[in-house]
RNA sequence: GCCCGCUUAGCUCAGUGGUAGAGCACACGCUUCACACGCGUGGGGUCAAUGGUUCAAGUCCAUUAGCGGGCACCA
Numbered sequence: 001g002c003c004c005g006c007u008u009a010g011c012u013c014a015g016u017g018g019u020a021g022a023g024c025a026c027a028c029g030c031u032u033c034a035c036a037c038g039c040g041u042g043g044g045g046u047c048a049a050u051g052g053u054u055c056a057a058g059u060c061c062a063u064u065a066g067c068g069g070g071c072a073c074c075a
Base pairs, nucleotide, nucleotide: 001071002070003069004068005067006066007065010024011023012022013021018055026042027041028040029039030038048064049063050062051061052060
């Protein structure tokens, strides 16, 4: 330098055009002598960035950035 994949909640991930979600974690309540477990409720998101297509974009297209992998070049 070229090619491929990935980027969504604190963590791990789902969602592939039409209301942004799950598990764990966190806070509160119930329960307990107490803790844990269990049950319930709640907070938490610029969906990497910019631009484009569309009535409508997390989802499609382009570019950029970061991460991972492969290939090539270089003494």